A computed fold for a 409-nucleotide RNA from a Polyangia bacterium, annotated as Bacterial RNase P class A. Its Rfam family is "Bacterial RNase P class A". By type it is a ribozyme. The coordinates come from a structure-prediction model, not an experiment, and the mean pLDDT is 75. The source organism's lineage runs through Bacteria, Pseudomonadati, Myxococcota and Polyangia. The sequence is in RNAcentral, with records from ENA.
[in-house]
RNA sequence: UCAGGCGGCGAGGCGACCGCCGGCGGUCCGCGAGGGCCGCGGGAGGAAAGUCCGGGCUCCACAGGGCAGGGUGCCGGGCAACACCCGGUGGGGGCGACCCCGAGGAGAGCGCCACAGAAACCAGACCGCCCCGCGCUCGGCCCGCGAGGGUCGGGCACGGAGCAAGGGUGAAACGGUGCGGUAAGAGCGCACCGGGGAUCCGGCGACGGGUCCCGCAUGGCAAGCCCCACCCGGAGCAAGACCGAAUAGGGGGCGGCCGGGGCAACCCGGCCUAGGGUGGCCCGCCCGAGUCCCCCGGGUUCAGGUCGCUCGAGCCGACCGGCAACGGCCGGCCUAGAGGAAUGGCCGCCGCCUCCGCGCGGGCAACCGCGCGGGGGAGACAGAACCCGGCUUACGGCCGCCUGAGCCC
Numbered sequence: 001u002c003a004g005g006c007g008g009c010g011a012g013g014c015g016a017c018c019g020c021c022g023g024c025g026g027u028c029c030g031c032g033a034g035g036g037c038c039g040c041g042g043g044a045g046g047a048a049a050g051u052c053c054g055g056g057c058u059c060c061a062c063a064g065g066g067c068a069g070g071g072u073g074c075c076g077g078g079c080a081a082c083a084c085c086c087g088g089u090g091g092g093g094g095c096g097a098c099c100c101c102g103a104g105g106a107g108a109g110c111g112c113c114a115c116a117g118a119a120a121c122c123a124g125a126c127c128g129c130c131c132c133g134c135g136c137u138c139g140g141c142c143c144g145c146g147a148g149g150g151u152c153g154g155g156c157a158c159g160g161a162g163c164a165a166g167g168g169u170g171a172a173a174c175g176g177u178g179c180g181g182u183a184a185g186a187g188c189g190c191a192c193c194g195g196g197g198a199u200c201c202g203g204c205g206a207c208g209g210g211u212c213c214c215g216c217a218u219g220g221c222a223a224g225c226c227c228c229a230c231c232c233g234g235a236g237c238a239a240g241a242c243c244g245a246a247u248a249g250g251g252g253g254c255g256g257c258c259g260g261g262g263c264a265a266c267c268c269g270g271c272c273u274a275g276g277g278u279g280g281c282c283c284g285c286c287c288g289a290g291u292c293c294c295c296c297g298g299g300u301u302c303a304g305g306u307c308g309c310u311c312g313a314g315c316c317g318a319c320c321g322g323c324a325a326c327g328g329c330c331g332g333c334c335u336a337g338a339g340g341a342a343u344g345g346c347c348g349c350c351g352c353c354u355c356c357g358c359g360c361g362g363g364c365a366a367c368c369g370c371g372c373g374g375g376g377g378a379g380a381c382a383g384a385a386c387c388c389g390g391c392u393u394a395c396g397g398c399c400g401c402c403u404g405a406g407c408c409c
Base pairs, nucleotide, nucleotide: 001405002404003403004402005401006400007399008398009397012350013349014348015347017345018344020043021042023040024039025038026037027036028035029034045381049392050391052390053389054388055387056386057236058235059234060233064283065282066281067280069232070231071230072229073228074088075087076086077085078084089103090101091100092099093098104227105226109225110224111221112220113219126167127166128163129162131160132159133158135156136155137154138153139152140151141150142149143148175193176192177191178190179189180188194216195214196213197212198211199210200209201208202207240307241306242305243304250296251295252294253293255272256271257270258269259268260267261266275287276286277285278284314333315332316331317330319328320327321326352377353376354375355374356373357372358371359370360369361368362367
C1' cells in the first nucleotide's frame, strides 16, 4: 500500500428567535363543562420498521383431561421466557485472522432416489481384463519333390466360463491406500486409515482417548410421511374497567315444578330443562329463563367522557462473584404518553469534509505534517401509538485490534 476478519463508539454540539404536542403553576372570563393570556420545565430511534419469536398485562372459569393441530430438537449454563444469549462438543469452509451448521432417530414401518448409467439397495456388467474351445489369418522354424502338414508366437471373429482392478455414468456405485497373491482379479491374506461391537479411563454432559475382537455384517433423503423427548388453552389495549337512560336508546318472541305472599293480575325465593359461554372438536366447567337466550330493526362520521397509559424483568455508574451470558449489592436518575397521531423552521458560533493562498517543519525530490486566512459543501436509514426481551431487515460514518500478500529501511 492492497485485500480481508472481528469488536466498539456516536448518530454532530451549544445558544437565540418563531411555531407544534401534551404537563404544572398563576391570573382573567364563564353557573358549569371549559376557554383566553402569562410563566416554568418536558417532547422519537438504534433501528421507533418487519410484526417473525418469547413474555408481562387484560378478559374468557380457577385454564383441567383427551384428540386434533402447532412448535422446538448436540451438551452445559443464563434468563420472566424464547426459535434469543454465553461457554463448550462434533461436523464443514478458509493459506489465515475467523466464519457457518434445518447438529434427535434411516438395525419400527411406509415412501422416494429425476436425468445419465450395465446396475440406485438387491443386486448388476457397457467398454475392458483373463482362461478355454473352435474357425480364419500373419510371421519364424521343422518335415515333404509338391499340394500340404506339424510346432511356437501374434492378430481377428464366434461360443463358453471367470473377474470387478481400470475406463465410463451419476449428487451418490456395496469401504480407502499400499504390499502380497492370482490366469486375471477380489478383504482372498496382511499393514495402516475408516466402520461395528465389547471394555477401561477422563469429562456434570455432548464427547474424547486407550485396549481387545470382528474382514466389513447391509447407501442417501426425516427443509417426505413417521417415531421419540419436551413445550404450547383462546383472544388481544378496538384487551378490558368505570360514569351516564347505557353490552345505548326501539319492537317482538320463548318453558316446567316446588315454597311463600296477594281477592286477582302478579311479585319474591329455590330447583330442573331449553338455550348460551368456554373463538378447532369431545369431555368437563360456568351462566341459565335473562336488562340480552332468540328474531327484527337501528348504529359504528362528536353514539360521549374517564381510566387502562407508562416507575419499569427501567436507565446510568462504582464494587463483588463468574471465562462469559448474567447475577448480587450500593449510590444516583425520572426520560413523550395525546386523538390517526406533535417533535418543525431559521440564524449565529464551534466541529467535519474539500479547494485556494501564505507561513513553519521534514525530505535530494515528488510529497507529507502542522498553523493561519478565505471560498464552497455534506449529514444516510428512518417517525413512538399498551409495555418489555430478542431476532431480522434498512442505513451512512468514525475508531481500535488482528490476518494474508507485495514493496522499502